RNA sequence: AGAGUUUGAUUCUGGCUCAGGAUUAACGCUAGCGGCAGGCCUAAUACAUGCAAGUCGAGGGGCAGCAGGUGUAGCAAUACAUGCUGGCGACCGGCGCACGGGUGCGUAACACGUAUAUAAUCUUUCCUUAACUGGGGAAUAGCUUUGAGAAAUCAGAAUUAAUACCCCAUAACAUUGCGAACUGGCAUCAGUUUGCAAUUAAAGCUCCGGCGGUUAGGGGUGAAUAUGCGUCCCAUUAGCUAGUUGGCGAGGUAACGGCUCACCAAGGCUACGAUGGGUAGGGGUUCUAAGAGGAUUUACCCCCACACGGGAACUGAGACACGGUCCCGACUCCUACGGGAGGCAGCAGUAAGGAAUAUUGGUCAAUGGGCGCAAGCCUGAACCAGCCAUGCCGCGUGCAGGAUGAAGGUCCUACGGAUUGUAAACUGCUUUUGUACGGGAAAAAACCCCUUGUUUCUACAAGGGCUGAUGGUACCGUAAGAAUAAGGAUCGGCUAACUCCGUGCCAGCAGCCGCGGUAAUACGGAGGAUUCGAGCGUUAUCCGGAUUUACUGGGUUUAAAGGGUGCGUAGGUGGAAUGUCAAGUCAGUGGUGAAAACCUGCAGCUUAACUGUAGAACUGCCAUUGAUACUGUCAUUCUUGAGUGUAUUUGAUGUAUGUGGAAUGUGUCAUGUAGCGGUGAAAUGCUUAGAUAUGACACAGAACACCCAUUGCGAAGGCAGCAUACAAAACUACAACUGACACUGAGGCACGAAAGCGUGGGGAUCAAACAGGAUUAGAUACCCUGGUAGUCCACGCCGUAAACGUUGAUUACUAGAUGUGUGCGCGUUAGCGUACGUGUCAAAGCGAAAGCGUUAAGUAAUCCACCUGGGGAGUACGACCGCAAGGUUGAAACUCAAAGAAAUUGACGGGGGCCCGCACAAGCGGAGGAGCAUGUGGUUUAAUUCGAUGGUACGCGAGGAACCUUACCUGGGCUUGAAAGUUAGUGACCGGUCCUGAAAGGGAUCUUUCCGAAAGGACACGAAACUAGGUGCUGCAUGGCUGUCGUCAGCUCGUGCCGUGAGGUGUUGGGUUAAGUCCUGUAACGAGCGCAACCCCUACCAUUAGUUGCCAGCGGGUAAUGCCGGGGACUCUAAUGGAACUGCCUGCGUAAGCAGUGAGGAAGGUGGGGAUGACGUCAAGUCAUCACGGCCCUUACGUCCAGGGCUACACACGUGCUACAAUGGUCGACACAACGGGUCGCUACCUGGUAACAGGAUGCUAAUCUCUAAAGUCGGCCUCAGUUCGGAUAGAGGUCUGCAAUUCGACCUCUUGAAGUUGGAUUCGCUAGUAAUCGCGCAUCAGCAAUGGCGCGGUGAAUACGUUCCCGGGCCUUGUACACACCGCCCGUCAAGCCAUGGAAGUUGGGAGUACCUGAAGUCGAUUGCCGCAAGGCGUUGCCUAAGGUAAAACCAAUGACUGGGGCUAAGUCGUAACAAGGUAACCGUACCGGAAGGUGCGGUUG
Repeated sequence: AGAGUUUGAUUCUGGCUCAGGAUUAACGCUAGCGGCAGGCCUAAUACAUGCAAGUCGAGGGGCAGCAGGUGUAGCAAUACAUGCUGGCGACCGGCGCACGGGUGCGUAACACGUAUAUAAUCUUUCCUUAACUGGGGAAUAGCUUUGAGAAAUCAGAAUUAAUACCCCAUAACAUUGCGAACUGGCAUCAGUUUGCAAUUAAAGCUCCGGCGGUUAGGGGUGAAUAUGCGUCCCAUUAGCUAGUUGGCGAGGUAACGGCUCACCAAGGCUACGAUGGGUAGGGGUUCUAAGAGGAUUUACCCCCACACGGGAACUGAGACACGGUCCCGACUCCUACGGGAGGCAGCAGUAAGGAAUAUUGGUCAAUGGGCGCAAGCCUGAACCAGCCAUGCCGCGUGCAGGAUGAAGGUCCUACGGAUUGUAAACUGCUUUUGUACGGGAAAAAACCCCUUGUUUCUACAAGGGCUGAUGGUACCGUAAGAAUAAGGAUCGGCUAACUCCGUGCCAGCAGCCGCGGUAAUACGGAGGAUUCGAGCGUUAUCCGGAUUUACUGGGUUUAAAGGGUGCGUAGGUGGAAUGUCAAGUCAGUGGUGAAAACCUGCAGCUUAACUGUAGAACUGCCAUUGAUACUGUCAUUCUUGAGUGUAUUUGAUGUAUGUGGAAUGUGUCAUGUAGCGGUGAAAUGCUUAGAUAUGACACAGAACACCCAUUGCGAAGGCAGCAUACAAAACUACAACUGACACUGAGGCACGAAAGCGUGGGGAUCAAACAGGAUUAGAUACCCUGGUAGUCCACGCCGUAAACGUUGAUUACUAGAUGUGUGCGCGUUAGCGUACGUGUCAAAGCGAAAGCGUUAAGUAAUCCACCUGGGGAGUACGACCGCAAGGUUGAAACUCAAAGAAAUUGACGGGGGCCCGCACAAGCGGAGGAGCAUGUGGUUUAAUUCGAUGGUACGCGAGGAACCUUACCUGGGCUUGAAAGUUAGUGACCGGUCCUGAAAGGGAUCUUUCCGAAAGGACACGAAACUAGGUGCUGCAUGGCUGUCGUCAGCUCGUGCCGUGAGGUGUUGGGUUAAGUCCUGUAACGAGCGCAACCCCUACCAUUAGUUGCCAGCGGGUAAUGCCGGGGACUCUAAUGGAACUGCCUGCGUAAGCAGUGAGGAAGGUGGGGAUGACGUCAAGUCAUCACGGCCCUUACGUCCAGGGCUACACACGUGCUACAAUGGUCGACACAACGGGUCGCUACCUGGUAACAGGAUGCUAAUCUCUAAAGUCGGCCUCAGUUCGGAUAGAGGUCUGCAAUUCGACCUCUUGAAGUUGGAUUCGCUAGUAAUCGCGCAUCAGCAAUGGCGCGGUGAAUACGUUCCCGGGCCUUGUACACACCGCCCGUCAAGCCAUGGAAGUUGGGAGUACCUGAAGUCGAUUGCCGCAAGGCGUUGCCUAAGGUAAAACCAAUGACUGGGGCUAAGUCGUAACAAGGUAACCGUACCGGAAGGUGCGGUUG
C1' cells in the first nucleotide's frame, strides 16, 4: 500500500466482500513449564451458612465467665468465702461507625470535565498561637427485685457512678446591637483602630512522666455553593412556563438564592432548537487510524449516584447514613396466631438466568485504617495462596554427523522414476525443563525492650535484641538419562500451499466471486505441501481499509443529486481612502492542565512481559503584557458597485374595451338528381320526405392563414388579426444627482402550462367516456361513423409537468472566426468601432466519455438548494394544505450483489443506401392425385439389430439381408475360450470309415511324421500359466474423416499513427470487377491465409511414334470384308509443344476498366467442365469403417451352431419408376455411338426350344476375340375409346443361380387386365450442347429384389423486360434495454408456497402527566390538657407528602376475525405493453375507461 465482484470486452459511477489491529470474550480441536495481569458484559434477580467495625479499665459503676492469690473447714482430695490481683461479658460514657469495600439502578443534570468565584460559607481529629480549667446540683443505665410475653422485647419499684446531664461564677481578640475615624475594593460592601451595652465556657484521670477539657485567632485537611465554556439521538416533538420571571418584606439555612411565604408587577425560555420522547453514570483513559477523526469507559485512578422498592427525618464536625432509626409496599422466614424477624450492588458461597466468568482458602508478616499513652485488639481493606491457556511475555519438546537416498506409504509418462527424506535406523554430544537428593533467601525496618550519647523536659542519634502468612517457595548445587513434552487451520482466485481415490446438482462446501449434473487442485478420505505454534481456528463486537458523510478530503448536463419561477425577512458574505479601538488574529510571560497511562533516558527481577525512577508531553483553559498587516467596531471622506435623472429607441410584455374578414356548422329559399361519405379494402352513417354539389341571405361560437424566421418580448408559466386606453420592462447616449444604499437568501409571500373542481353563462369546431361499423384467434386498441363532459367567458379553488438548457443566483478573469435582432458613434456609404441580446464552429482548459468551450460543464469568490447502492417507495404512519381529486413533508421491516452512465466490437430491426445468386420474374419439364419400387415414421412382434431427424435425416451408412453377411430373437453347446503370440511336453497332422445329433459337437476306429550330419527347425495336439474377447456405454472426454453456411469474398498480422481504454486506422471513401479484382484518393506502409493463376479433361494446330488402330495413293486377293504386301498422307492412338494476352482498332474514362453484330482467330474477354473449400459457425454427424481416454461384462454383454427376424402392415411422409396416350402404341425393314467389362469370365458361330435358356463349338489374359445401342429413318395397322393406351394384381407352366428359392430371388411363356383420362393448397430442377428425351456400360455380385448409384454417348429446345417483391448472402450506415446475441430481452393481472409489513371492530399491558378523594412516618407551626425545679417532654392538632383509590383523555408496545399492497421462489395461466420506426415513436403531468400489461383525450419533452 491494496484486492475480488456489474460487461462479450472497456472506462467511469457505485454498493457489497476480503486481507490488518483489538477484546472482561465464548465455542471446537489440542495441550509441557514458568512469570505478570485478568476473571457475572445476562437477573440493581432471590439468597442457606460463616466472616467483613470496633476499640478504650489511663472516663465510670462494677464483676457474669477465665486465670492467679488469700482466707475458712478438712490429713488430703475438695467445698465454701473473698474484686485482692491479672484481666473483663453485659451496661453508662468517649472516639470511630459519613473511611475503607461494592454496584452502575437512576440521572441529558452545574451530574461530569475544565477554568473561575465565595466581599455568600462550614470544617471532628491534626499543627501552631493566646487565655482559662472555680463552685454546686439533680438524675439514669447497670446491679437487685416484681410482673407481662411463645419469642422479640417490654413495664413497674428500689438503689448507684462518671470525662453522661444541669445550674452558678469568671471571660473577649467571640457573637449581637448602637456609634466614630481611617484604608481598600468590580458592585453588594470589606478590613483596621476604637467607644458603650448585652450574651455565652470547661472534666477530669494518672504509674506523677503525662494524657485530657473549654474559648478564641491562624494554618492544614475535608466539605458546600455559584458562574463561563464543553457534554448523545429524534423537528414525523414547535411552542413551553403560575412559584412560573422579577421586585419589596419576612422566615429558613453553615451560607447566597422563589429555597419557602405574604403582597406587587407580567414577565421568563425558544429555530444558535425551548418543551416533549428515546438512550446513557461522567472523566483520566483504552482500541483503531498517517493524521483529522471514529468507537470505547472492563481492570487501575478521580468525581457522581445508589444500597429490597418508595418516603422521612434523628444523631453527629460530617449522613438524610450498604452491615443505624421510623413509616408505607412487595417478598422470605419464625410463631403458642396474640405478634415478631430480615435485607451479600462487602469476601467466599448457593440457586436462577445465560454462550459465559473462580475458593464457603491463609495471614495481619508487610502497607494502610479505627480505637488506645502503650502493649495490643479489630480489619474478606490489604498481602498471599487455590482454580481457568482468558490475555501478554519467556523457555522447552534436543544438537551434530549419517545415502544402498533402506523398508513402508503416496504419485507417475510405470522392467523405471519422483516424493515422504538426513527424515529414520545407526554413531557421537548436550541436559534447559522434568525426576531424585542436598543447601536455601531478600522482602524486617519500625513500634517495643536494653545500652550509650546530645539534651532542662520533649525529642533525636548510634548500637544490640524481638517479629515472615507467602514458604522449605524463589534461587543454588549434585546425579542418571534423549530420557518427561506438538498440535491446529488451510491448500479454486483474493491468499502462502496439489495430486490420487470416492461421490455424481446427491451428499455437501461457501467471507465475496462461486464449486458439485461420471475424469471436482472448491464436497469426503488419503499422501504431500503451506502457515502459525502451546496454541490454532470459528463466531460476536469496535476501528481500519471506506476520500463510502469528504474540516483535512467528494459531488449535482447524461451515473444519485439545481428548488417550477420571482420578491424578500432572519442569517451569511461584501468596493476605495484616512484615522480610532484592540473583539477576532499573532507573540511573550504567569497559573493550571491530579496520579497512573502514552513517549524518551536510566535502573530492578537470568531476559522479556512487568515494575521503579527521571524527563518530556498533556496540542486545553484562565489571567496578564505587547503587536496592529488582515477581519471586525466607531468616525470622516470617495465614486468605479448599485440606484436616480434627462433624451431617444424596441418588442406576439400585461390588463380592459371595441372591431374585422376567411373558414366551419346550422337555418331559409333557389338550381339540380342519385348517390354522398369513408377506407388498405369495407361497413356503420346521410340521401327520392330530394342528400352531396352550386348560388343567395341570415345566425352562432371559436381561432386568427399569408406576414412568420434557429425572429422578438417576458422571472418562469407563457405571449401572435386590427384599434384605443391604462400599466410595466429592457437597451443605448449623456455623466447632472445620491454615495456602498450591494450579493445571496432558511422560514415567509406572490406568480405558476395542461388536466381537474365549484357557481353562473356560452356551446361553432374538436373530442376523453360512451355507441355503432370494421380489423383480429380475441381487439375493452390502432382505422371509420357518430358523440357527452370538456375545449370558450367571468369569479373562486387546485399547485402539479420530460415546469428541461434535465445545467441555481451574482461577480471577475481566460485566443478567435462567422451569422443575426435592437440601438449609438465615425464614415470615403465599401465599411469600421462600440453596447446589450440571440445562434453556429472552434484555442487553451475541463470532462469517464459523449461533449462543454466569454450564453462554460474552464479559472476563482460568495450565498442558497440538493445527493450518498438497487428494490421496497415518493409507499405506510403522523402532521399541514385542499370542496374533492390529491399535494407537501416522508420512513422502516424485508430483499438483491448488483442497479447505473458513456463509449467499443458484434448480432439483430416488420431502419436506410449499394450489390450479388435459377432468389424472384420470363420460360421448359416435373413433384403433390394413380399403381408399383425404395427409404423413414408409426404400429405390430420372441425379434422386427443399430445409427442418420429443419435447411445440412428419409433409393442415407448399404457399391447389392434366402444361409453367410448379422450386430437382433428362440433353442442347443464351449469356458485360456472362435483367432494370434510365448513357455515346457508329446509326435503326429492330414486323410478315410462307422454310430449319435437339426447342426455345432460328442464317441469309436484305420493309417501315420517330415527337413537336417548334429544343434535345431517346420507342422499339429492337448494340459497349465501369462495373455484374450466385447458392433457393450459415453461423438457432451477425443483423433481422423465428413456435412453446412459457401467457391460466399472474405479473415487476419507486423510496424506506425489515433484513443485513458475496450478498440480504431490499414480493410473506409470515389470508380471498377466474378472476386479485399484492379485503379485512384488517403496516417498509413507493407505482409499472410483466401480470390485468380499454376494441375487434369475437352475444343484447334504442329512435332515425334505407327500396333492389335487407319487405308489416300501403288500392288495382290475374295461372294464379301485392310483380307494380304506395303504405306504414315488422313482418322485415331499417346507423349511433347504451340495457341488467347483486352495483345490490335474505335469510342468513353485521370486510371483501372467498360462498350462494339469490330478485325483476326479453332477458340474472345475466367472459352467449357473438373479437382481445389480461408478464419471460423452449428458441443452438427460418426466410439457400428478405423484408432483411442474413462466406465462396464468375464461358465458371459465373449464364442460356435440350427431355425427365425432385419422382407411384418388399419396408416402417414420423402425419393423414384411406369403411365394416363396419336409429337402416341404396335408390326416389319434400315442406320449411326461412347465410356467400360471379360479366363471360376465374355463368348462369335451351329443346333434345340415361342422364350427364359440348354447342348455343342471357336476366339480372346484383349485398340487383335467378345459383350453392345435406343430414340431415329422408311412403310403398314390402330382413330380418341378406359382403347391395339396402361400395365398392377392373380392363375398355370417353365428356365437359371445356388447345399437350399416355403417364409424370401430374378427371368420366360400363356392367360388375367386393377387404378389411372394430366393431378387442390403448395412445391422442385434448369440459362446451352444446358433442360427435356433416348438408350449403353460399370461397381457390388453365385443369383438378385437396380426403377437406386456412378459414368457414357445419341437427339436437342424455350426464356431472362428487369431487381418492386419472396429466400439466402456481401459492404457501408443508423437505433438497441440483445451478447446463449430476436428462437433475444421483457411487462402486468391471475393461480401456488414462504417471508416481513400497513389498516382494522377491538383486547391486553406499560410508563409519564392532570383533576379529585384519602393520607402513614416525619420536619416545621400551634397548644387551654398532663409530666418535669428547669431545660424540655408527652398528648392533641394545622400545613405538606410517599403509597393507595376514582375519573377522563393522550402516548407507546403487544395481539386481533378480516383486509391492502410488497418481496422472494428451475420449468403454471392470459396476453405481448417496452427495447429496432418494437410493428400505433416513446415518455411526463392530469382526467376518464379497461381481465392484465394498458388505451384514449388535453398540454408538454426529445432521453
This is a predicted structure of a 1503-nucleotide RNA (small-subunit ribosomal RNA) from a mine metagenome. Model confidence (mean pLDDT): 84 of 100.